Predicted 3D model of a 530-nucleotide part of an RNA (large-subunit ribosomal RNA, domain I) from Streptococcus suis.
[in-house]
Context: one part of a larger RNA
RNA sequence: GGCGCACGGUGAAUGCCUUGGCACUAGGAGCCGACGAAGGACGUGACGAACGACGAAAUGCUUUGGGGAGCUGUAAGUAAGCAAAGAUCCAGAGAUAUCCGAAUGGGGGAACCCACUGUUUGUAGAAGAACAGUACGCGAAAGCGAGGUAGACGCAGAGAACUGAAACAUCUAAGUACCUGCAGGAAGAGAAAGAAAAAUCGAUUCCCUGAGUAGCGGCGAGCGAAACGGGAGGAGCCCAAACCAUUGUGCAUGCACAAUGGGGUUGUAGGACUCUAAUGUGAGAAUGAAGUUGGUAGCAGAACCGGAUGGGAAGCCGGGCUAGAGAAGGUGAGAGCCCUGUAAGCGAAACUGACUGAGACUCUAAGAGUAUCCUGAGUACGGCGGGACACGAGAAAUCCCGUCGGAAUCCGCCAGGACCAUCUGGCAAGGCUAAAUACUCCCUAGUGACCGAUAGUGAACCAGUACCGUGAGGGAAAGGUGAAAAGCACCCCGGGAGGGGAGUGAAAGAGUACCUGAAACCGUGUGCCU
Repeated sequence: GGCGCACGGUGAAUGCCUUGGCACUAGGAGCCGACGAAGGACGUGACGAACGACGAAAUGCUUUGGGGAGCUGUAAGUAAGCAAAGAUCCAGAGAUAUCCGAAUGGGGGAACCCACUGUUUGUAGAAGAACAGUACGCGAAAGCGAGGUAGACGCAGAGAACUGAAACAUCUAAGUACCUGCAGGAAGAGAAAGAAAAAUCGAUUCCCUGAGUAGCGGCGAGCGAAACGGGAGGAGCCCAAACCAUUGUGCAUGCACAAUGGGGUUGUAGGACUCUAAUGUGAGAAUGAAGUUGGUAGCAGAACCGGAUGGGAAGCCGGGCUAGAGAAGGUGAGAGCCCUGUAAGCGAAACUGACUGAGACUCUAAGAGUAUCCUGAGUACGGCGGGACACGAGAAAUCCCGUCGGAAUCCGCCAGGACCAUCUGGCAAGGCUAAAUACUCCCUAGUGACCGAUAGUGAACCAGUACCGUGAGGGAAAGGUGAAAAGCACCCCGGGAGGGGAGUGAAAGAGUACCUGAAACCGUGUGCCU
């Protein structure tokens, strides 16, 4: 030196565990903000820093309920206190709420600097102090707005490229990503100028189907409907106009215009208008007395003992009990009966959701006549240029935009995929509308052939931290003594660190470099070989 064996060191794998995650289910909630938000800075404790809580009224104040013995957060320790005259704690409603921040008196390098006006106070008069006000936009004013967010869902404006087409230009990716505006708890759509082709249906939305069909397409790659049918849900309404009245303005003095009120709202055309009849019936999505039932604290809740083993019994042995409760968690090892709970049940001064709903309020009616009037105009539609429709200009209807033209008026007008006729369906150029649908920052309860610390969130731990970067931004590592600190009094070696005894403990080879403690790697001893 090598190969073994034994015993160690180092190291952290593995096993076991779970405070944390992940994915969902059911119900709720779906906004906060000039009454100053979201998010922060700085403070507040008897005692250092941090986290949480709170705000100069600062580890808290008031009050109404709950609760019932300890309490002064994490968090030990000392001190000083509080509490059956009910504290701490839990819930409802309030008060206070520094400074920054939309930040709003002006400024500004956020948490800072500098003002003015008024009132009160103060001074001989000043100075000073306290409180309130002083930004901008819209509005006559009252008042409204702004900013945040959930990296979700919606509508709109604007809008790529990689890629695919085995290259690439039309096309595709895709109206996707990204950007912007505006919301709402949903949004959008919505009561036929419809779908259709049967003398049918009857607002919208969503799902299934139709169907990868009909179609579109360098007829390439690809794109890709609709109606019918079956379901979820179900709800319909209001104006403009004709006409009437009042008021006002204008003048051509009986007309026009404007405002307000009445009237009226449709396609078998309807309404105005004229006449007849009628004064009550029904409806309501907004309001609402009262009631019912939930939410935000809680209450009560059955049934077990003994023995041996063991550090410890819940495991074992023996004998019982209970179950509308044998879900679960904890307790010194597997506990229905020890603790917390669980089942069935009970409970609110205050605030609040839903449902029912007296009342109030709003809306609502018949018939005949058809002379006249009204029924949404720079609109419909056409040419040209674009866009959207599954549909790429195509035979291209339909819808929208730009531009130039530009109707009809119920004997009317639009549509039925060029266009025309017949036929059929409808009534544009005004508006509102719940539900069925989409999503989840958040709250409550729960579930898992989900993870178990290199996994699961980046984050089980004081993590969006430490650290890196001028910045936008990037972004970790790090869990486990023990049942209980009982966390080793005392002695010895040592300057200490550390160790040896002693003691605690079931165990210290569990000593806070702490469960288990693999391997690499490093040693000590020893056998054999050289």
Its mean pLDDT, the model's own confidence on a scale to 100, is 86.